This is a predicted structure of a 71-nucleotide RNA (transfer RNA) from a Candidatus Woesearchaeota archaeon. The prediction has a mean pLDDT of 82. Rfam family: tRNA. The family's RNA type in Rfam is transfer RNA.

[in-house]
RNA sequence: GCUGUAGUAGUUUAAUGGCAGAAUUCAGGACUGUGGAUCCUGGGGCGCGGGUUCGAUUCCCGCCUACGGCC
Numbered sequence: 001g002c003u004g005u006a007g008u009a010g011u012u013u014a015a016u017g018g019c020a021g022a023a024u025u026c027a028g029g030a031c032u033g034u035g036g037a038u039c040c041u042g043g044g045g046c047g048c049g050g051g052u053u054c055g056a057u058u059c060c061c062g063c064c065u066a067c068g069g070c071c
Base pairs, nucleotide, nucleotide: 001070002069003068004067005066006065007064010024011023012022013021018054026042027041028040029039030038047063048062049061050060051059
């Protein structure tokens, strides 16, 4: 230099054009002699910038980051 894959919550990850879900964590509560476990409620997220579209996490382009391959 060329090329492929990935980027979503604090963390691990789903979602192939129509409300972004789960686990865990965090906060509050229930239970318990206390703690743990369990149960209930709540908070928190689509890497950045454009384009296509009525509508984009999803499709297209560029950039950034990580990993791999070629040279």